[in-house]
Molecule: transfer RNA
Organism: Clostridia bacterium
RNA sequence: GCCGAUGUGGCUCAGCUGGUAGAGCAGCCGAUUCGUAAUCAGCAGGUCAGGGGUUCGAGUCCCCUCAUCGGCU
Numbered sequence: 001g002c003c004g005a006u007g008u009g010g011c012u013c014a015g016c017u018g019g020u021a022g023a024g025c026a027g028c029c030g031a032u033u034c035g036u037a038a039u040c041a042g043c044a045g046g047u048c049a050g051g052g053g054u055u056c057g058a059g060u061c062c063c064c065u066c067a068u069c070g071g072c073u
Base pairs, nucleotide, nucleotide: 001072002071003070004069005068006067007066010025011024012023013022019056027043028042030040031039049065050064051063052062053061
């Protein structure tokens, strides 16, 4: 230099054919317990890597850039 994959709460990942983003773990609060753990109930936490475009509407489609990983040279 060329090709490909990935990028979504703190972490691991879903999100179907474009229709207003969710789970588990972790965190906080409460219940239970003599107390802790476990269990149960609730709460908070996201500019969907960045920018632009298409569209009534984009995590999803298109273009550019960035980061990580892999392959080729």